[in-house]
Molecule: RNase P RNA; transfer RNA
RNA sequence: GCGGUUCGUUAGAUGAUCGCUUGUGUCUUUAGGGCAUAAGAGGAAAGUCCGGGCAGCGUAGAGUAAUGGCAGUCGCUAACGGCGACCGGAGGUAACUCUAGGGAAAGUGCCACAGAAACGAAACUACCUGAUUUAUCAGGAAAAGGUGAAACGAGCGAGGUAAGAGCUCACAGUAUAUUAUGGUGACAUAAUAUAGAGGUAAACCCUGCCAGUUGCAAGGAGGUCUGCAUUAAGGGCUACUCGUCCGCAGGCCGAUAUCCGCUUGAUCUUGUAGGCAACUGCAUGACUAGAUAGAUGAUCGUCCUAGACAGAACCCGGCUUACCGACGGACCGCCCAU
RNA sequence: GCCCAUGUAGCUCAGUGGUAGAGCACUCCCUUGGUAAGGGAGAGGUCACCAGUUCAAUCCUGGUCAUGGGCU
Numbered sequence: 001g002c003g004g005u006u007c008g009u010u011a012g013a014u015g016a017u018c019g020c021u022u023g024u025g026u027c028u029u030u031a032g033g034g035c036a037u038a039a040g041a042g043g044a045a046a047g048u049c050c051g052g053g054c055a056g057c058g059u060a061g062a063g064u065a066a067u068g069g070c071a072g073u074c075g076c077u078a079a080c081g082g083c084g085a086c087c088g089g090a091g092g093u094a095a096c097u098c099u100a101g102g103g104a105a106a107g108u109g110c111c112a113c114a115g116a117a118a119c120g121a122a123a124c125u126a127c128c129u130g131a132u133u134u135a136u137c138a139g140g141a142a143a144a145g146g147u148g149a150a151a152c153g154a155g156c157g158a159g160g161u162a163a164g165a166g167c168u169c170a171c172a173g174u175a176u177a178u179u180a181u182g183g184u185g186a187c188a189u190a191a192u193a194u195a196g197a198g199g200u201a202a203a204c205c206c207u208g209c210c211a212g213u214u215g216c217a218a219g220g221a222g223g224u225c226u227g228c229a230u231u232a233a234g235g236g237c238u239a240c241u242c243g244u245c246c247g248c249a250g251g252c253c254g255a256u257a258u259c260c261g262c263u264u265g266a267u268c269u270u271g272u273a274g275g276c277a278a279c280u281g282c283a284u285g286a287c288u289a290g291a292u293a294g295a296u297g298a299u300c301g302u303c304c305u306a307g308a309c310a311g312a313a314c315c316c317g318g319c320u321u322a323c324c325g326a327c328g329g330a331c332c333g334c335c336c337a338u
Numbered sequence: 339g340c341c342c343a344u345g346u347a348g349c350u351c352a353g354u355g356g357u358a359g360a361g362c363a364c365u366c367c368c369u370u371g372g373u374a375a376g377g378g379a380g381a382g383g384u385c386a387c388c389a390g391u392u393c394a395a396u397c398c399u400g401g402u403c404a405u406g407g408g409c410u
Stems, first nucleotide, its partner, number of pairs: 001334010012303007020040008028031001042309001046320002049318005054215004061242005067211005072086005087101001088099004102206002107204002109200003119153001124145002127140005155171001157169003174195009219260003222253007234246002267286002270283005304307001339409007348362004356393001364380005386402005
């Protein structure tokens, strides 16, 4: 210098005028009023895919079943299907990236077409032996050919044989078990012994673990009368059992609105300590939208690198998806120069 | 805002791992003096899109998009 990997920051700035929502103060005609002042969208506010808070259902408790979900190990976390580090596997020269990664030796199912045969074993062509009618029959063998995504599931060589075959042997390799060493562990390395076992569990299923259900349109905030019931019956958001809780039904007035829930929170900034990291402790400082037809905008200027995807609706932690660009850190490969 | 369902030919729908079908509609032929009905033949499909699992995906799994429904 060129090419690449990975992590992070930012998401136009500024001035004037006119508006919108909310808080506070004040005035008044007490009203969704006027004036002053302060604050006012995001890294994804999105998809609603997971997990939690919160609320109701009974204070959501126990057991069994059903149903659903998850799946290497160790850790982090309020929790998780998330995150971090590591192990195994795959890709890349490398930095690094990807990985739904328990069990197919519990059982069942499926493997279309082609092919002799699709997991039970069997044998189409070719091979060998025997018989003989010379083209067939009987037997042996499973190495070669062909079909297919996959062919009986350990490769090459040697021995062996009528021909062959892990049938036997040496070397290399696979799986399982045991032992030793290292590691918290998954696992790795070495030695010994045994074995020859198709694929598919994002097919049923088995093993282990987790989950009560609904969803802020949750839910809370009235009056009065009547009937029935009173240790029972009945009812209480998957089923049953135990335990536990509750009076039930209807009429009329009022109402179809308003208020609360609603934003101080597993919050954020900075520093420091521990940890490889995710993350956590301590100290310090900050208050940062809360609407209910739904605010955060418009116009005119100036500057620049010429402005992408997109807009809260109970709140958080993640994941996924969309995104013009700009800037910075760390690292890798190649070339050149010294 | 929250919770669900669906997407296959022009239209309405089957198909749930193994070369994708039916009815109506469309085109041509036969039949009729002519039309309809009837008979015969034919055309028409990125199974909404993108990845993954599998030998193989409309079908199984994840994501995206679109459409429809329910809750005051």